This is a predicted structure of a 140-nucleotide RNA (c-di-AMP riboswitch aptamer (ydaO/yuaA leader)) from a Vulcanimicrobiota bacterium. The prediction has a mean pLDDT of 76. It was read from a public genome assembly, where an Rfam model found it.

[in-house]
């Protein structure tokens, strides 16, 4: 001097997942989110090919393995795409770049839905997204 790892602080990102008070045994409050739930409207659609919910996370195709009489069907894993989603210092638009495209829950049952009822407020990550335009706010 450079690199890697860890810790702390600050700043920021994904997400509804933040703030305050009190307690140290929260069934607390606000904020932000989710579900159920009339008239009326809508839908006719379940009876196993069950149905439904949170979420951006749907759909297609190819291959391997398993199931199988079977190269069908179904399931699992992987590859390539894809509806859609996210990305830095206030917001929006445009151009380009980099990523994600999961997981879980209810339990035969739920359309929208005022009043009303009810639940959550976790977890994960970062020397990084560059440029242009318009607008807003604050300070001097």
């Nucleotide at each position: 001097c450079g690199g890697a790892c860890g810790u702390u602080a600050u700043a920021g990102c994904c997400u509804a997942a933040u703030u305050c008070c009190g307690c140290c045994g929260g069934c607390g409050a606000a904020g932000c989110g989710g579900g159920g739930g009339a008239u009326g409207c809508a839908c006719u659609u379940u009876c196993u090919u069950g149905g439904g919910g949170u979420g951006a996370g749907u759909c297609g195709u190819c291959g391997a393995c398993g199931u199988u009489c079977g190269u069908a069907u179904c399931g699992u894993c992987g590859g390539c795409g894809u509806a859609g989603c996210g990305c830095a210092a206030c917001u929006u638009u445009c151009c380009g770049g980099c990523g994600c495209g999961a997981a879980c829950c209810c339990g035969u049952c739920a359309g929208c839905u005022a009043a009303c009822c009810u639940c959550g407020u976790c977890g994960g990550c970062u020397u990084g997204u560059g440029g242009a335009a318009a607008g807003u706010u604050u300070u001097c």